About this RNA: Bacterial large signal recognition particle RNA from a soil metagenome, 269 nucleotides, folded computationally. It matches the Rfam family "Bacterial large signal recognition particle RNA". It is annotated as a non-coding RNA gene. Its mean pLDDT, the model's own confidence on a scale to 100, is 75. The sequence is in RNAcentral, with records from MGnify.
RNA sequence: CCGUGCUAGGCGGGGAGAUAGCGGUGCCCUGUACUCGCAAUCCGCUCUAGCGGGGCUGAAUUCCCUUCCGAGGGGUGAUGCCCGCGGUGUCCGCCGCGCCGAGCACGGUGUCGAUGGCCCGGGUCCCGUACGACGUCGAGCCGUGAACCAGGUCAGGUCCGGAAGGAAGCAGCCUUAAGCGGUCAUCGGCGGGCGUGGCGGGAUUCCCCGAGCCGGAGCCGUGCCCCGGCACCGGGGCCCGCGAGCCCACUUCGACGCGGGGUGCACGG
Numbered sequence: 001c002c003g004u005g006c007u008a009g010g011c012g013g014g015g016a017g018a019u020a021g022c023g024g025u026g027c028c029c030u031g032u033a034c035u036c037g038c039a040a041u042c043c044g045c046u047c048u049a050g051c052g053g054g055g056c057u058g059a060a061u062u063c064c065c066u067u068c069c070g071a072g073g074g075g076u077g078a079u080g081c082c083c084g085c086g087g088u089g090u091c092c093g094c095c096g097c098g099c100c101g102a103g104c105a106c107g108g109u110g111u112c113g114a115u116g117g118c119c120c121g122g123g124u125c126c127c128g129u130a131c132g133a134c135g136u137c138g139a140g141c142c143g144u145g146a147a148c149c150a151g152g153u154c155a156g157g158u159c160c161g162g163a164a165g166g167a168a169g170c171a172g173c174c175u176u177a178a179g180c181g182g183u184c185a186u187c188g189g190c191g192g193g194c195g196u197g198g199c200g201g202g203a204u205u206c207c208c209c210g211a212g213c214c215g216g217a218g219c220c221g222u223g224c225c226c227c228g229g230c231a232c233c234g235g236g237g238c239c240c241g242c243g244a245g246c247c248c249a250c251u252u253c254g255a256c257g258c259g260g261g262g263u264g265c266a267c268g269g
Base pairs, nucleotide, nucleotide: 001269002268003267004266005265006264009057010056011055012030013029014028015027020046021045022044023043024042034054035053036052037051038050063262064261065260066259068257072253073252074251075250076249077248080246081245083243084242085241086240087239089238090237091236092235096232098230099229100228101227103224104223105222106221107220108219109218116214117213118212120210121209122208123207124203125202126201127200128199129198131195132194134191135190136189137188138187139186140183141182142181143180144179150175151174152173153172158167159166160165
């Protein structure tokens, strides 16, 4: 140096998250590089860090280490852009509704005096009172109503008496007390979110009606118009706050790839 056969190793890697930590299943990025079973209310391990089987390849373009490049992910930060949500006042402000004023049309009324002003009265408002209605209570009237502890009369019976005659007195009957029930009308007391036609006093702010006076021409109603204003309201701009994305800076991990270096055993030639 070549050939043959083995072994170590390899048959993807990375990020975030989770975890005491390591890997896996799951998610994401790269990339194409076997298979079976277990596994996120987890599965298997312990810095030697998936576990248990099978298969292929195998010391080199394929294994190990490393410089560089760098897809992609994570963290932090400021400004700008862009998007979404919420809030506040302010500016603008569509349509529509409502109110006021002006204009137009129609109608009514007005010199037999409009709108308005002054004054008076009434209504209205407040207080008191009278009367009434209502409610309630009492009286009155009627009825009922006492075994004995209400009255009258007291049969029977009892007591006193020689007798005549008296006495007390139950039941019954009658009349009543307290009580109970009823009561059209009647009388009296009390009550108030009752009445209005009474009487008296007060208030005049508002509203209505009427009379008198002043004054001298409008007043009222309906409809139309959108001319002006007010108010309500959707929306937009500014401002504030929150959230996400893009760009940028720093930082962290880092696939693939180029380059460099390293690397076992046995036998034979």